[in-house]
Molecule: transfer RNA
Organism: Candidatus Woesebacteria bacterium RIFCSPLOWO2_01_FULL_39_23
RNA sequence: GGCCCCAUCGUCUAGUGGACUAGGACGUCGGGCUUUCAUCCCGAAAAUCCUGGGUUCGAAUCCCAGUGGGGUCA
Numbered sequence: 001g002g003c004c005c006c007a008u009c010g011u012c013u014a015g016u017g018g019a020c021u022a023g024g025a026c027g028u029c030g031g032g033c034u035u036u037c038a039u040c041c042c043g044a045a046a047a048u049c050c051u052g053g054g055u056u057c058g059a060a061u062c063c064c065a066g067u068g069g070g071g072u073c074a
Base pairs, nucleotide, nucleotide: 001073002072003071004070005069006068007067010026011025012024013023018057028044029043030042031041032040050066051065052064053063054062
């Protein structure tokens, strides 16, 4: 340098055009339980979806460019 893949709550991840709020697990916080801790139960906060454009009535989702990461060929 060419080609391919990936980027979504603190972490891991679901979602492939519309369904009220972007869902789940772990973690965090509050409460319950317990003599206490852990486990268990209930609840809460937390992502405008890597950035900028475009398409569309409508984009996390499709297209283009960029950035970052990974793989592969040389």